[in-house]
RNA sequence: AGAGUUUGAUCCUGGCUCAGGAUAAACGCUGGCGGCGUGCUUAACACAUGCAAGUCGAACGAAGUUUUUCUUUCGGGAGGAACUUAGUGGCGGACGGGUGAGUAACGCGUGGGUAACCUGCCCUGUACAGGGGGACAACAGCUGGAAACGGCUGCUAAUACCGCAUAAGCCCUUAGCACUGCAUGGUGCAUAGGGAAAAGGAGCAAUCCGGUACAGGAUGGACCCGCGUCUGAUUAGCCAGUUGGCAGGGUAACGGCCUACCAAAGCGACGAUCAGUAGCCGAUCAGAGAGGAUGUACGGCCACAUUGGGACUGAGACACGGCCCAGACUCCUACGGGAGGCAGCAGUGGGGAAUAUUGCACAAUGGAGGAAACUCUGAUGCAGCGACGCCGCGUGAGUGAAGAAGUAUUUCGGUAUGUAAAGCUCUAUCAGCAGGGAAGAAAAUGACGGUACCUGACUAAGAAGCACCGGCUAAAUACGUGCCAGCAGCCGCGGUAAUACGUAUGGUGCAAGCGUUAUCCGGAUUUACUGGGUGUAAAGGGAGCGUAGGUGGCAAGGCAAGCCAGAAGUGAAAACCCGGGGCUCAACCGCGGGAUUGCUUUUGGAACUGUCAUGCUAGAGUGCAGGAGGGGUGAGCGGAAUUCCUAGUGUAGCGGUGAAAUGCGUAGAUAUUAGGAGGAACACCGGAGGCGAAGGCGGCUCACUGGACUGUAACUGACACUGAGGCUCGAAAGCGUGGGGAGCAAACAGGAUUAGAUACCCUGGUAGUCCACGCGGUAAACGAUGAAUACUAGAUGUCGGGAAGCAUUGCUUCUCGGUGUCGUCGCAAACGCAAUAAGUAUUCCACCUGGGGAGUACGUUCGCAAGAAUGAAACUCAAAGGAAUUGACGGGGACCCGCACAAGCGGUGGAGCAUGUGGUUUAAUUCGAAGCAACGCGAAGAACCUUACCUGCUCUUGACAUCCCAUUCGAUAGAAGGUAAUGCUUCUAGCCCUUCGGGGGAAUGGAGACAGGUGGUGCAUGGUUGUCGUCAGCUCGUGUCGUGAGAUGUUGGGUUAAGUCCCGCAACGAGCGCAACCCCUCUCCUUAGUUGCCAUCAGGUCAUGCUGGGCAUUCUGGGGACACUGCCACCGUAAGGUGUGAGGAAGGUGGGGAUGACGUCAAAUCAGCACGGCCCUUACGUCCGGGGCUACACACGUGUUACAAUGGCAGGUACAGAGAGACGGUCCCUUGCAAAAGGGAUCAAAUCCUCAAAGCCUGUCUCAGUUCGGACUGGGGUCUGCAACCCGACCCCACGAAGCUGGAUUCGCUAGUAAUCGCGCAUCAGCCAUGGCGCGGUGAAUACGUUCCCGGGCCUUGUACACACCGCCCGUCAAGCCAUGAAAGCCGGGGGCGCCUAAAGUCCGUGACCGUAAGGAGCGGCCUAGGGCGAAACUGGUAAUUGGGGCUAAGUCGUAACAAGGUAGCCGUACUA
Repeated sequence: AGAGUUUGAUCCUGGCUCAGGAUAAACGCUGGCGGCGUGCUUAACACAUGCAAGUCGAACGAAGUUUUUCUUUCGGGAGGAACUUAGUGGCGGACGGGUGAGUAACGCGUGGGUAACCUGCCCUGUACAGGGGGACAACAGCUGGAAACGGCUGCUAAUACCGCAUAAGCCCUUAGCACUGCAUGGUGCAUAGGGAAAAGGAGCAAUCCGGUACAGGAUGGACCCGCGUCUGAUUAGCCAGUUGGCAGGGUAACGGCCUACCAAAGCGACGAUCAGUAGCCGAUCAGAGAGGAUGUACGGCCACAUUGGGACUGAGACACGGCCCAGACUCCUACGGGAGGCAGCAGUGGGGAAUAUUGCACAAUGGAGGAAACUCUGAUGCAGCGACGCCGCGUGAGUGAAGAAGUAUUUCGGUAUGUAAAGCUCUAUCAGCAGGGAAGAAAAUGACGGUACCUGACUAAGAAGCACCGGCUAAAUACGUGCCAGCAGCCGCGGUAAUACGUAUGGUGCAAGCGUUAUCCGGAUUUACUGGGUGUAAAGGGAGCGUAGGUGGCAAGGCAAGCCAGAAGUGAAAACCCGGGGCUCAACCGCGGGAUUGCUUUUGGAACUGUCAUGCUAGAGUGCAGGAGGGGUGAGCGGAAUUCCUAGUGUAGCGGUGAAAUGCGUAGAUAUUAGGAGGAACACCGGAGGCGAAGGCGGCUCACUGGACUGUAACUGACACUGAGGCUCGAAAGCGUGGGGAGCAAACAGGAUUAGAUACCCUGGUAGUCCACGCGGUAAACGAUGAAUACUAGAUGUCGGGAAGCAUUGCUUCUCGGUGUCGUCGCAAACGCAAUAAGUAUUCCACCUGGGGAGUACGUUCGCAAGAAUGAAACUCAAAGGAAUUGACGGGGACCCGCACAAGCGGUGGAGCAUGUGGUUUAAUUCGAAGCAACGCGAAGAACCUUACCUGCUCUUGACAUCCCAUUCGAUAGAAGGUAAUGCUUCUAGCCCUUCGGGGGAAUGGAGACAGGUGGUGCAUGGUUGUCGUCAGCUCGUGUCGUGAGAUGUUGGGUUAAGUCCCGCAACGAGCGCAACCCCUCUCCUUAGUUGCCAUCAGGUCAUGCUGGGCAUUCUGGGGACACUGCCACCGUAAGGUGUGAGGAAGGUGGGGAUGACGUCAAAUCAGCACGGCCCUUACGUCCGGGGCUACACACGUGUUACAAUGGCAGGUACAGAGAGACGGUCCCUUGCAAAAGGGAUCAAAUCCUCAAAGCCUGUCUCAGUUCGGACUGGGGUCUGCAACCCGACCCCACGAAGCUGGAUUCGCUAGUAAUCGCGCAUCAGCCAUGGCGCGGUGAAUACGUUCCCGGGCCUUGUACACACCGCCCGUCAAGCCAUGAAAGCCGGGGGCGCCUAAAGUCCGUGACCGUAAGGAGCGGCCUAGGGCGAAACUGGUAAUUGGGGCUAAGUCGUAACAAGGUAGCCGUACUA
């Protein structure tokens, strides 16, 4: 110090989450020792039991026990000493200890004040203590009650109580003087009158301890004041002793503290009142700090003591372990009455996630009493329990490679655990054993404690876990699981190869702990004072005027509130920081210093702010002179147009639409002419122009009226800016009352469209739109940009003024005010803004703080209503969003191309058949391929085999490969028998090389490693292939631009078949593609001529290059040439284009082929092959027979044959190319009608196969289901093959079906092409081939053109898409779950108010009774806790039913939005569904 997460990627905004630290903690797993701390945060819930406040005999009388002295009537009596005790009396019990309920307050903190106060014990000082009196406890007797507790009579003491005397001071009253204070006042002196004290005890004594009054001190308290001290305005008004005065009472004291009277004040937007929450602080945690959170332990203050009220005593209380009363609860009871208060220490129950021993001691520190000894002390000191926290220590150290065993993994070689272990050599901290043994204690006294500490001997022994290992975040592999089980802080893992689940091994981190949960701060500059924003991300009020408030021009002067500096006081201690010190160190403790940023007092200063007074004119305003304007209000006037009415002309339609219909019209429409009525709006001018604060304002004239601007510089002299509340204005729609109503037009009606159409379109049509007066107060009220002031380059329009110069229909320059465009700096996330700022600064106001829920609910205010304003929460998500980028897409645009359309030719779809597919069937009909890009496809050949499928029967190291052992050796072939089939069985014959050691090879048997699998996964893969597409694209290096994704280059202007080329250009180059290079073909040349050819020469044949010969020609093989827009003309800068151009065999790529960029489709293939996981292993392997893949109500694709005369049949006759061939191709002869058979011959091929067919000639058929067409069927044959039944092809004879040119639709083709005709080849025994792949023959038509359909390319535009339009996405309904609003009501809670009643008690009055008296009992009154009744307000819980909301892989209906989203979208309002 940051990181993860929105996107295909980017930048930003913005939330969520994480890493750190902390805790009075809890939970899970684990747990050796010690020190120091700490331990009911919940029920201020209820408490059994014990203890926590007593002490004094030196205040007093009395009693008892022991002891002792004297005396005695021997019963006892009087004393002394020690001890104990109830009572009277004194002091204490108001401290110490606990808790945090209440309290938002002078309660607390801080600083002051008291001239308005008190103070026991303590200290200092002054002055005193004379003399009397009467009682009451104890005790005794009687007596009530269960008890608690009393009652009556009698006796008695005091430092208990009461008068009298005295009074240095003191108090009250009267009236003075001096000094003094901020006011009331204070101090000193003096006058007169009145008043109030006292106690003794101990001691032989000295003396000591006490008593009274006064003054002072100290300590402790009381009251008052300034400042500070949580949240809510959906709490805005509150208050009646309330605010003040006068008089009185009361208090220690001031005071409405209380009472009577008088006045009507007082508080509040600087937040009163009310509601909620809360003890406050020193401090603690965290933070760089500022801020934030907390208030446990320790310390200070406050409050409380079962709940509420009250006083008494006292120096001090309205009193935790005192009293009285009332309430609730608990206990005792003889039922009549009584007792109690752990928020003291332990402890119990309960609550809770959760918090300890019914311990020891007064040894120390401190407290109470006492003269003291001493007593008391759950304060305190210690111990116990708890890893609850912090700190320290240990669980061993060294050596040790055979890198042991085990475990895990593995590519099987190894690797890891790992010097780790074992082994060897050491050591003893802790724990254990034994011995010694403190300080704490100044003389004695030690709970802790035989503790700390020290020493000795002994054994590596007794002592390691927890979390994590996908990223953030250090650390990975295997197995199991298979969207299951589970994980998860966020992102997210898991659907058969999971580094994310579970386990193991290994690793990482921390360590007697480790993780999790909860909470706080931090990170979060994510409430921003330090330190944020508001054009589009959340956010500028719709606009103006203006109040409070905030802020404010220039100059000099005074003051000193703010401000600055110095000094003083205070800021308790502890804590914190620094430096020393003490426990072995540390935690911890102790000493010194610092700090405590604050408050107060005081001295000084005067720059700035403030304030007071004086001036100025630059801000602001006024006057005067001008021009501009749809600024506003009212009145009047005008023409065009629509509609309606009247009349004329006129006749059948008009109107409307994509097309129609509803509608109007023969009762005369539409059209047209004339006249009239009425309402609304003002064409052209008109403009990026003008005016206004905004909304808004447009015919013309008049009246009234607001504002701005220019010029001038006469006047005032800071009069200014902003503006919470407030007031006013405020489009459209809407509401009320009254008018008006031509056109338009929500709602509504009808017609269309549609699957539907409550819409879009059409015909009608009412509110409304218009006017007047009111209401309402909202809009995407927008420049999505608050107002004001100042400053900061320019350029160029325009509107209204002014000035100067030239000079004259004007031009140029300058200037003020408005309104636009471009642009530098700067700003900005970018887009963009840029003197009219979104720049640089200042002032003031408003507003924002993730998305949804929601501008909703509740409450309140306003409104006639509609509704507006203000304005949440629960719950839910990890995003929502802005700008820009690259793609993709658009029923967006521009350009271009393609048999894409059009123009043509021929087909498909109808029929029969062939073939493939789906479906169905089946024991099986094996599997794959699925829009284009599956379907005559894998399959260039399913009768067996193939074959993978079915059925049946065999085999189990196997049909096939390698290794081992044993045996055999004869590689096997032939024959026979048997089986459906197979050495299944029998017979016969039967290894090789050798250096003789052996080697090679084979068979059989056996054991296991293994074989085998057309089993699964093409979504784990390689390889191969299809497709976009032979489309013209796809990229890179360097440079430049941009924060970046990216852009540029590759865009633009032309051109091309082409990212082909040219020009331009922040680009310059390059690569893969295009083209070319390669092959075939077309022309020519050259070379070589056999199997090719035959012009010339010769020979020969019935005939033929048949033969000699030749290589001229054709042809074949090799090599070359040719074509390049090269030439001409025109156009063009060029590239290039055009031409019946020339030449040429060929002309603009001559034609064809091979060649397929980056990539897309998780495209196809695990069944061609290969291959990773998984699965089967007497079977999912292997062998064999038969069957199936050939089924058949049906549907589709691809073909073929036809429907005929441009034809069929018959006869005659002409001309190819390419390719194959010995298990072959064939010829000839004979036989057969033929398929074919038999015999002979030829060809390993430019030699043989090898006759092409359409064509041409002749004849016939004559438009018919035919001499078309050939399916189907019957009969007879041929061939292949082990075998043609399921299930082959061919031949002959006979039979002779559908079909007469094919609906919607759809396919191919642009020239040697379509169409048509035949020929060949692969596979192959044969063939279901009409298929596929090739070859040649004959040989067309048409293209105006690019509007439309399809596909593609480039540019641009929009986008809410990026799985990319087969995208995204909205709402109702249906289902489940969740929280919430309303609701007849029901049940609570706290607070206030009114009335009635009223305990205890203070006070007041009275007091015939008691008392000598002081006084008291009693009685009455006021007040009052509590109780009862009542009416309201506030705040919770719950509720039939009901409203919307949120969430939930695959429900229903539509398709509203995103593209022109198919009717542009959105905002406000109204109506309807």
Model confidence (mean pLDDT): 83 of 100. This is a predicted structure of a 1473-nucleotide RNA (small-subunit ribosomal RNA) from a metagenome. The sequence is in RNAcentral, with records from SILVA.